[in-house]
RNA sequence: GCUGCAAGUUGUGCUAUCUCUGGCCCGCUUUGGCGGGAAAGAGGAAAGUCCGGACAGCAUAGAGCAACGCAUCCUGUUAAGAGCAGGACUCUUGCUUAGGCAAGACGAGAAAGUGCCACAGAAAAUAACUACCAUCGCUGAUGGAAAAGGUGAAAAUGUGAGGUAAGAGCUCACGGUUAUUAUUUGGAAGGAUAAUAACGGGUAAACCUUGCGUGCUGAAAUGCCAUGUAUACCAACGCUUGAGGGCUGCUCGUCCGAUGUUGGGUGGGUAGGCAGAUAGAGGUAACCAGCAAUGGUUAUCGUAGAUAAAUGAUAGCAGUUCACUUCGGUGAAAACAGAAUCCGGCUUACAGACUUGCAGUUUUU
Numbered sequence: 001g002c003u004g005c006a007a008g009u010u011g012u013g014c015u016a017u018c019u020c021u022g023g024c025c026c027g028c029u030u031u032g033g034c035g036g037g038a039a040a041g042a043g044g045a046a047a048g049u050c051c052g053g054a055c056a057g058c059a060u061a062g063a064g065c066a067a068c069g070c071a072u073c074c075u076g077u078u079a080a081g082a083g084c085a086g087g088a089c090u091c092u093u094g095c096u097u098a099g100g101c102a103a104g105a106c107g108a109g110a111a112a113g114u115g116c117c118a119c120a121g122a123a124a125a126u127a128a129c130u131a132c133c134a135u136c137g138c139u140g141a142u143g144g145a146a147a148a149g150g151u152g153a154a155a156a157u158g159u160g161a162g163g164u165a166a167g168a169g170c171u172c173a174c175g176g177u178u179a180u181u182a183u184u185u186g187g188a189a190g191g192a193u194a195a196u197a198a199c200g201g202g203u204a205a206a207c208c209u210u211g212c213g214u215g216c217u218g219a220a221a222u223g224c225c226a227u228g229u230a231u232a233c234c235a236a237c238g239c240u241u242g243a244g245g246g247c248u249g250c251u252c253g254u255c256c257g258a259u260g261u262u263g264g265g266u267g268g269g270u271a272g273g274c275a276g277a278u279a280g281a282g283g284u285a286a287c288c289a290g291c292a293a294u295g296g297u298u299a300u301c302g303u304a305g306a307u308a309a310a311u312g313a314u315a316g317c318a319g320u321u322c323a324c325u326u327c328g329g330u331g332a333a334a335a336c337a338g339a340a341u342c343c344g345g346c347u348u349a350c351a352g353a354c355u356u357g358c359a360g361u362u363u364u365u
Base pairs, nucleotide, nucleotide: 001361002360003359004358005357006356007355008354009353010352012318013317014316015315016314017313018312020041021040024037025036026035027034028033043336047347048346050345051344052343053342054341055218056217057216058215067214068213069212070211071210072088073087074086075085076084077083089107090105091104092103093102094101095100108209109208113207114206115203116202117201129149130148132144133143134142135141136140157175158174159173160172161171162170176199177198178197179196180195181194182193183192184191185190222275223274224273225272232266233265234263235262236261237260244256245255246254247253282301283300284299285298286297287296288295289294320333321332322331323330324329
């Protein structure tokens, strides 16, 4: 220098024209609206909905099943938590000057049960291919045994001695692992020592078991207003001695008319509207306290609110990357993704640019 990985920050800008969303201002108005103006208008994850809350409704003696989540210990932090921070323990990996140091942990249980374990291998958990030993009717068969060979990521507790036909925890000594008990140490997880028993492959980010947590739902929650139409009830009038209506300028006349007409009466409540709904555990900066998470003080900022859903389109200029180049330029590309009650975490996705760390590789000095 190049390439890759991880973490963090960032997540193209300006101008013009037209359009959309909700507010503001001005003018006109038949109060329904119409016209004009100047500003504002998606994210770091708005996503997954895993955890914790706010808010609202319902439920709520107690217990259980299911579902989902969590899993070493102590302390702190926070509105709260399983989050975050600090320290400790255990295990794994790497380095080591053998004293330790660094990084990581998807840190309950594989000794309750079920399943799975590629290829190779006789066998992947009821082990027996070669080899070993014994017997027989001996190129083999039967039986014994599990040391040696070979396969594999993993092969039935390691070394030595005894023992045996050959062997074997079959027996013994010293070890290893696991469990239980006792003593001791530590605030705890845990550590040390001793005794006894057992020897049992791995996998729980397979099912499962154990312990613990969660009452359920989720802004389409929920509360309120309410025109028209229809219907129910109520009131008034009327029911052939005709309420009311049509024809008509009016009267008469004529026709319709009882499951009727009228009601700015009542109720529930559809379309629709309002609230919820954007000033909140808020952002930014400085200082202070604290190892840190975080907290406090002061100053300052005003920053989307739609409802089937606005946040867009076109053109130009500039910036970034790539390709070509006559070195003047020309062409192409630009991620993940999009608010829907709000907030704190976690997880996942992400082109390019910048910073830091690590690894690999090449060249030069």
Source information
Bacterial RNase P class A from a Chitinophagaceae bacterium, 365 nucleotides, folded computationally. The source organism's lineage runs through Bacteria, Pseudomonadati, Chitinophagia, Chitinophagales and Chitinophagaceae. Rfam family: Bacterial RNase P class A. Rfam classes the family as a ribozyme. It is recorded under the gene name rnpB. Model confidence (mean pLDDT): 75 of 100.